Predicted 3D model of an 85-nucleotide RNA (c-di-GMP-I riboswitch aptamer) from Halanaerobium congolense. The RNAcentral record of the sequence draws on ENA.

[in-house]
RNA sequence: AAAUACUAAAAGCAAAGCAGUUUAAAGGCUGUGACGCAAAAACAUAAGUCUAAGGGGCUAACCUAUGAUAGUUAUGUCUGCCUCA
Numbered sequence: 001a002a003a004u005a006c007u008a009a010a011a012g013c014a015a016a017g018c019a020g021u022u023u024a025a026a027g028g029c030u031g032u033g034a035c036g037c038a039a040a041a042a043c044a045u046a047a048g049u050c051u052a053a054g055g056g057g058c059u060a061a062c063c064u065a066u067g068a069u070a071g072u073u074a075u076g077u078c079u080g081c082c083u084c085a
Stems, first nucleotide, its partner, number of pairs: 004085001012037002017032006035071001042077006048069003054064003
């Protein structure tokens, strides 16, 4: 110095719920909260998932993303905390 598993410490993020706000909806944002997280930091691509305003559909069932989702999965780029053994 690197890898692996584990321990301790510092710092960070923040699920559900609740309140406010926004959206056609899904969802987003802010506050509170803390289930968890070493990339649960950032970016990109593909798949999956959610919604269906508009459009299609006998007009109904239903279909459809140009709307969302990274704390669903895979891949890539880039940066990054600690060290008992």

Rfam family: c-di-GMP-I riboswitch aptamer. Rfam links the family to the GO term cyclic-di-GMP binding.